[in-house]
């Protein structure tokens, strides 16, 4: 100088307040007052990007569509998270990065330029033949060289040829097969093939695996309280519900009167009405109280297992629960930083603040400490 | 608290199989007019909110941020 990882993010005391809770007392018996005790923001509480718990949608379902993930093996309640590896890439190195299945299932796209952008093709060029015998024109061969482009149909070298070309050969690459090692991704070695296969899947798609939806304003209780009321629509199945996309399948409920039509009508069909059921809307009331609510896949220490993520055992701890929403202010002192030889003086500053709870990821962050390595 | 949507010129908005970023108003200059307005012609103005990625190529596809909006007429 760099690289990887871990940690701290002020301590103590006094005074005045705020929130929760507990104990005692008071009388005016309540969102009450007085006094004492205990507890009171973070590493990200943030973004809400993933995954769960929990609650409701009815107490059991299958498929399609849709969405997500995408090397391997593990960890985990689960994950798009983490650990250890593989492959590819970057760096002198420590080390870092990777949306890293499939382009020989199919479809689409590849602007401009260029002959040609994918069943290949030929502008310049090279070669052969004919006309002409300077140039040039025509027919054929070729793809080495030039040119275009982000990308041009294996690469380099040699042989070969009229000129050339995997046409042939060596090495490299590629494909297929086999052996060995590894749980596996894969690696190494050998043989065969003359090359068949441009890119793009953060384009459609295919393959494998996973996923029901809505979020604590979920939801429950007290009170008339998804109440009672009004309007419209549907209806004995085009019903309601099980998914709040579709289909299958399942569950539940399946009346009555009048009238018309047809050969007959309790039976079939139509119309009207009542009751019931279901849906949508209007309108009204409350936005109060209680529960959910913080003991949980919880923290700390020690020991053990594992390369590691992590797991197991023992001991121990209880540590915010607000709702016009508390967690603050002042002083002293210690620590730290800055100026200064010293005395002394100044500062205490970053990012930011719980709202059902956890596990992660991402983003923001003054300053300081420690460890491994180059 | 949760959820959803937007950001393109000074303002209001366009831009589709990813292929030269445009329109109206406003601004500047010119013409017309005695002058102004109106009208006509011309011109300039863009980090497509920011950063990174996929791709030959990104306003468009993906990821992470920033800002703004919806507030009981998004949700009890």
């Nucleotide at each position: 100088a760099g690289u990887a990882g871990a940690g701290a993010g002020g301590g103590u005391g006094a005074u005045c307040g705020c929130c929760u809770u507990u104990c005692g007392g008071g009388c005016u018996u309540g969102a009450c007052c007085c006094g004492g005790g205990a507890g009171g923001a973070g590493g990200a509480a943030a973004g809400u990007c993933c995954g769960a718990g929990c609650a409701c949608c009815a107490c059991a379902g299958g498929g399609c569509a849709g969405c997500g993930u995408g090397c391997u093996u593990c960890c985990u309640a689960a994950c798009g998270g983490g650990a250890a590896g593989g492959a590819g890439g970057g760096g002198u190195g420590a080390c870092c990065c990777u949306a890293c299945g499939g382009a020989a299932a199919g479809u689409g796209c590849c602007a401009c330029a260029g002959a040609a952008a994918a069943c290949a093709u030929a502008c310049c060029g090279c070669c052969u033949g004919a006309g002409u015998u300077u140039u040039c024109u025509c027919a054929g061969g070729u793809a080495a060289g030039g040119g275009u482009g982000a990308a041009a149909a294996g690469g380099u070298g040699g042989g070969g040829u009229a000129a050339g070309a995997g046409c042939c050969c060596a090495c490299c690459g590629c494909u297929u097969c086999g052996a060995u090692g590894g749980u596996g991704a894969c690696a190494u070695c050998g043989a065969a093939g003359g090359c068949a296969c441009g890119g793009u899947a953060a384009a459609c798609c295919c393959c494998a695996c996973g996923c029901g939806g809505u979020g604590c304003a979920a939801g429950g209780c007290c009170a008339a309280a998804u109440a009672g009321g009004c309007u419209c629509c549907g209806u004995u199945g085009c019903a309601a519900c099980c998914u709040g996309g579709c289909c299958c399948g399942g569950u539940u409920c399946a009346u009555c009167c009048a009238u018309c039509g047809u050969u007959u009508a309790u039976u079939c069909g139509g119309u009207g009405g009542a009751a019931g059921c279901g849906g949508a809307g209007c309108g009204g009331g409350u936005g109060a109280g209680c529960c959910g609510c913080u003991u949980g896949a919880g923290g700390a220490u020690u020991g053990g297992g594992g390369u590691g993520a992590c797991c197991c055992a023992a001991u121990u701890c209880c540590u915010a629960g607000a709702c016009g929403a508390a967690u603050g202010a002042u002083c002293a002192u210690c620590g730290c930083c800055c100026u200064g030889c010293a005395a002394a003086g100044g500062g205490u500053u970053a990012c930011a603040g719980a709202a059902c709870u956890c596990g992660g990821c991402u983003u923001a962050c003054a300053u300081c400490u420690c460890u491994g390595c180059u | 608290g949760g959820g959803c949507c937007g950001u393109u010129a000074g303002c209001u908005c366009a831009a589709u199989u990813g292929g030269c970023a445009g329109a109206g108003c406003a601004a500047g200059g010119g013409a017309c007019u005695c002058u102004u307005a109106a009208u006509c012609c011309c011109u300039a103005g863009g980090u497509u909110g920011g950063a990174g990625g996929u791709u030959c190529g990104a306003u468009u596809c993906c990821u992470c941020c920033a800002c703004g909006g919806c507030u009981c007429a998004c949700c009890a």